[in-house]
Transfer RNA from a Nanobdellota archaeon, 71 nucleotides, folded computationally. The coordinates come from a structure-prediction model, not an experiment, and the mean pLDDT is 83. Its Rfam family is "tRNA". The organism belongs to Nanobdellota, within Archaea.
Parts: sequence; C1' cells; structure tokens
RNA sequence: GCGUGGGUAGUUAAAUGGUAGAACCACUGGCUUCCAACCAGUUGAUCCGGGUUCAAUUCCCGGCCCGCGCA
Repeated sequence: GCGUGGGUAGUUAAAUGGUAGAACCACUGGCUUCCAACCAGUUGAUCCGGGUUCAAUUCCCGGCCCGCGCA
C1' cells in the first nucleotide's frame, strides 16, 4: 500500500431502518452488631464528518483507531 473484520456506558456485549437493552463496576436504600453475600432502585453509551430516508446504531461515501491476511 491492497483486502477483510470490528469501533455502542468505566469494562464486556445485544439491537440489521421506527424513542438503544443486559451483565459486571459505581452510587443510594434494605438486610446484618459490622463487612461480605443477597434484595430493590439510580446515574451513565451508538468513533468523527457528509449523504439517502418521514425516520439511521443499522444503508452509502470519506476519515481516524484496533485486529487479521497479502505484498
């Protein structure tokens, strides 16, 4: 350089056009003499720019970053 897969919450990871869910973590409350465990709840996310569309995490184009292959 070319091809290919990926980028979503602090971490992991769903959603393949119609208001983005979950687990762990964090925080609050409950339980406990206290802690842990357990139970209930709360906060927090679509890599960037443009295009298509009534509507984009999703489709298209470009860029950036990571992995793999070829050279």